This is a predicted structure of a 486-nucleotide part of an RNA (small-subunit ribosomal RNA, 5' domain) from an uncultured bacterium.
Context: one part of a larger RNA
RNA sequence: GAUUGAACGCUGGCUGCAUGCUUAACACAUGCAAGUCGAACGAGAAAGUACCUUCGGGAACGAGUAAAGUGGCGGACGGGUGAGUAAUGCAUAGGAAUCUGCCCAGUAGUGGGGGACAACUCGGGGAAACUCGAGCUAAUACCGCAUGUGUCUUACGAGACAAAGACUUCGGUCGCUAUUGGAUGAGCCUAUGUCAGAUUAGCUUGUUGGUGGGGUAAAGGCCUACCAAGGCUACGAUCUGUAGCUGGUCUGAGAGGAUGAUCAGCCACACUGGGACUGAGACACGGCCCAGACUCCUACGGGAGGCAGCAGUGGGGAAUAUUGGACAAUGGGCGAAAGCCUGAUCCAGCAAUGCAGCGUGUGUGAAGAAGGCCUGCGGGUUGUAAAGCACUUUCAGUAGGGAAGAUAAUGACGGUACCUACAGAAGAAGCACCGGCUAACUCCGUGCCAGCAGCCGCGGUAAGACGGAGGGUGCGAGCGUUGCUC
Numbered sequence: 001g002a003u004u005g006a007a008c009g010c011u012g013g014c015u016g017c018a019u020g021c022u023u024a025a026c027a028c029a030u031g032c033a034a035g036u037c038g039a040a041c042g043a044g045a046a047a048g049u050a051c052c053u054u055c056g057g058g059a060a061c062g063a064g065u066a067a068a069g070u071g072g073c074g075g076a077c078g079g080g081u082g083a084g085u086a087a088u089g090c091a092u093a094g095g096a097a098u099c100u101g102c103c104c105a106g107u108a109g110u111g112g113g114g115g116a117c118a119a120c121u122c123g124g125g126g127a128a129a130c131u132c133g134a135g136c137u138a139a140u141a142c143c144g145c146a147u148g149u150g151u152c153u154u155a156c157g158a159g160a161c162a163a164a165g166a167c168u169u170c171g172g173u174c175g176c177u178a179u180u181g182g183a184u185g186a187g188c189c190u191a192u193g194u195c196a197g198a199u200u201a202g203c204u205u206g207u208u209g210g211u212g213g214g215g216u217a218a219a220g221g222c223c224u225a226c227c228a229a230g231g232c233u234a235c236g237a238u239c240u241g242u243a244g245c246u247g248g249u250c251u252g253a254g255a256g257g258a259u260g261a262u263c264a265g266c267c268a269c270a271c272u273g274g275g276a277c278u279g280a281g282a283c284a285c286g287g288c289c290c291a292g293a294c295u296c297c298u299a300c301g302g303g304a305g306g307c308a309g310c311a312g313u314g315g316g317g318a319a320u321a322u323u324g325g326a327c328a329a330u331g332g333g334c335g336a337a338a339g340c341c342u343g344a345u346c347c348a349g350c351a352a353u354g355c356a357g358c359g360u361g362u363g364u365g366a367a368g369a370a371g372g373c374c375u376g377c378g379g380g381u382u383g384u385a386a387a388g389c390a391c392u393u394u395c396a397g398u399a400g401g402g403a404a405g406a407u408a409a410u411g412a413c414g415g416u417a418c419c420u421a422c423a424g425a426a427g428a429a430g431c432a433c434c435g436g437c438u439a440a441c442u443c444c445g446u447g448c449c450a451g452c453a454g455c456c457g458c459g460g461u462a463a464g465a466c467g468g469a470g471g472g473u474g475c476g477a478g479c480g481u482u483g484c485u486c
Base pairs, nucleotide, nucleotide: 001486002485004483006482007481008480009479010478013358014357015356016355017354018353019351020350021316026314027313028312030311031310032309035073036072037071040070041069048061049060051058052057080269081268082267089194090193091192092191093190094189095188098186099185103182104181105180106179107178108177109176110175111145113143114142120135121134122133123132124131125130150161151160152159153158165174166173167172195241196240197239202232203231204230207229208228209227210226211225212224213223214222244266245265246264247263248259249258250257251256271292272291273290274289275288294305295304296303297302322348324347325346326345330344331342332341333340334339361391362390363389364388371382372381373380374379395427397422398421399420400419401418405413430475431474432473433472434471435456436455437454441470442469443468444467445466451458452457
């Protein structure tokens, strides 16, 4: 000098665009953040209302609505965090032994049956969470049979394997089953690179390899039995410490050094540890089970919970924001669609946290006014500075109009951006420094005191270095200090 997710002190007018818990992966009140489909299925309220009534009630609309259940798809995406991980990671370049819902293209099919279980009704248990028994019922839920274009297995003889309907304007549309290919996504393997320590020198027994078997979507000690005794290591194994990696970012002429906030790709994690289930995909943040710690409810028998989602609270800290609006746009899930959901996202709020832009007036004006300060008392300086005179109105303000973003409709932002008019210099300047380095000097006070200080060093009675004042220098809505990095 540059830089910053900065903090602190003094000060502070406006706008745009960015950014905002770097610390306790500490604990969390409250609300919201993942639902959707009646064109898969059975069933189906209530409030209310201008009706009827034997006054008990009933009918119609509400409404095939709400709420719930079976079933399907989605909750594996999106969002958060960086604890762990020095290599099951990441980056680059390759590879073969694999899977892939929805999507695209092709081929073939979609025949005929059965038995249940929720919901519901009845009964029981429990404080609750919830749960048990009996009975009824539908389906694109479940299970046989047929067919076998095909696909799979095979000892080549043969064997195994499907399906579901719904809507319709009756034209068809959306589905379903099997299979081939694609696309996309994912799993696996190899090579090279990837921090520090030798005051860590030896490490390893499923360890290294083979055979048989098992397992997986798939190669493989991935697992297992047997056999062999291997494998890694001074080109640093093992151990210890530290750390998510990268594109990038900062700095630097470069080489390099430092770093990994925001944005993008990959990985890992979801109170701590373990486990599987379902599924095309998870060993699953807002799913399940077990154990543990913690918090809460309890009728003491037993239960409930997981903000490293968005806000917000306590705590820690030098330090980091609103318990906001909208699905209008973009995108996602479901749905044939209308649409519903979406703290993703788009916006608004707060903060000079950063970057950029603009303003705080312009011209004229010498009696060089007054006042201040200095003085050698003549004057000098503040200083064209002010006043005065003549102008302008950016920004802010007030009033009127008012978008694009949307394609027929639909705009949170927002009466926003922008345009026009009006008034009046009106509402808008500070901070640090002035001994040398280093641009900028005098007076007063103080008297090795009080104090300053980045280094050298100032201060003990004429201090350009302390404190104040006048003047000056630098930067300017900022300025200075401190911290990190080059």
RNAcentral holds the full RNA, with entries from ENA. Its mean pLDDT, the model's own confidence on a scale to 100, is 87.